[in-house]
Context: one part of a larger RNA
RNA sequence: CACCGCCCGUCACACCACGAAAGUCGGCAACACCCGAAGCCGGUGGCCCAACCGCAAGGAGGGAGCCGUCGAAGGUGGGGUCGGUGAUUGGGGUGAAGUCGUAACAAGGUAGCCGUACCGGAAGGUGCGGCUGGAUCACCUCCUU
Numbered sequence: 001c002a003c004c005g006c007c008c009g010u011c012a013c014a015c016c017a018c019g020a021a022a023g024u025c026g027g028c029a030a031c032a033c034c035c036g037a038a039g040c041c042g043g044u045g046g047c048c049c050a051a052c053c054g055c056a057a058g059g060a061g062g063g064a065g066c067c068g069u070c071g072a073a074g075g076u077g078g079g080g081u082c083g084g085u086g087a088u089u090g091g092g093g094u095g096a097a098g099u100c101g102u103a104a105c106a107a108g109g110u111a112g113c114c115g116u117a118c119c120g121g122a123a124g125g126u127g128c129g130g131c132u133g134g135a136u137c138a139c140c141u142c143c144u145u
Stems, first nucleotide, its partner, number of pairs: 003108001005105001008101002011098001013095004018090003023085006031077004039070001041068004047063003052059002111132009
């Protein structure tokens, strides 16, 4: 490159990341219950025993065994949390020359915009309320020259 301008949204194509999703696969830390090794502690100790007492029998003391509390690993269960994956699905981003229209920018050809409701292939349209960050015309007020 200045209206033969600018520009909006749907749709089509390609790629990228993300969300949702019947599920599915794992990580982590807990919780409840079950089971319960070693060991400490407590109880018991009818069986056993060299040191102490006793001439001896036996006693004192100790031990095996048994019981219990705690207790690692393990098991069962329902949850928590984090991640992978998932038919399909939702928008988003990006991409010289695709499709449909033309919403906005000049009163953009119905001024625009904001909120909201309904409607519509799409930009959007209509209703209600609000704003001027609206052009034009007329009048009024104020300021400057």